[in-house]
RNA sequence: GCGCCUGUAGCUCAACGGAUAGAGUACCUGUCUUCGGAACAGGCAAUAGAGGUUCGAUUCCUCUCAGGCGCA
Numbered sequence: 001g002c003g004c005c006u007g008u009a010g011c012u013c014a015a016c017g018g019a020u021a022g023a024g025u026a027c028c029u030g031u032c033u034u035c036g037g038a039a040c041a042g043g044c045a046a047u048a049g050a051g052g053u054u055c056g057a058u059u060c061c062u063c064u065c066a067g068g069c070g071c072a
């Protein structure tokens, strides 16, 4: 330099183009406990960025950014 793949809660992963973007774990609060842990209940928290297509985009298209793989 060229080609391919990936990017969603702190982390690991879901989500036919259409319902308030869900789950596990972590964290916080409460119940329980002598304390802690476990268990139970609740809470917090996310679509890499900018455009485009569409009635509607996490999903499709373009560019950029970041990471990975292959070729040279």
Stems, first nucleotide, its partner, number of pairs: 001071007010025004018055001027043005048064005
A computed fold for a 72-nucleotide RNA from a Candidatus Microgenomates bacterium, annotated as transfer RNA.
RNAcentral holds the sequence, with entries from ENA.
The same sequence occurs in records of 4 taxa.
Its Rfam family is "tRNA". Its family is annotated with triplet codon-amino acid adaptor activity in the Gene Ontology. By type it is a transfer RNA.
The organism belongs to Candidatus Microgenomatota, within Bacteria.